[in-house]
RNA sequence: GCCUCCGUAGCUCAGCAGGCAGAGCGACGCUCUUGUAAAGCGACGGCCGCCGGUUCGAUUCCGGCCGGAGGCU
Numbered sequence: 001g002c003c004u005c006c007g008u009a010g011c012u013c014a015g016c017a018g019g020c021a022g023a024g025c026g027a028c029g030c031u032c033u034u035g036u037a038a039a040g041c042g043a044c045g046g047c048c049g050c051c052g053g054u055u056c057g058a059u060u061c062c063g064g065c066c067g068g069a070g071g072c073u
Base pairs, nucleotide, nucleotide: 001072002071003070004069005068006067007066010025011024012023013022019056028042029041030040031039049065050064051063052062053061
């Protein structure tokens, strides 16, 4: 230098042939308990890496850039 994959909640990840963004774990609150743990319940938490393009509408499609992993030379 070139190719491929990845970037979504604090962490690990799902999602998507364009149409309301989710799970598990963690943290927080409540119930239960003499107390803790376990268990159950609840609410919060995201401008979907950044900037553009297409579109009525983009996490999703296209381009560029940034970061990470792997491969080729």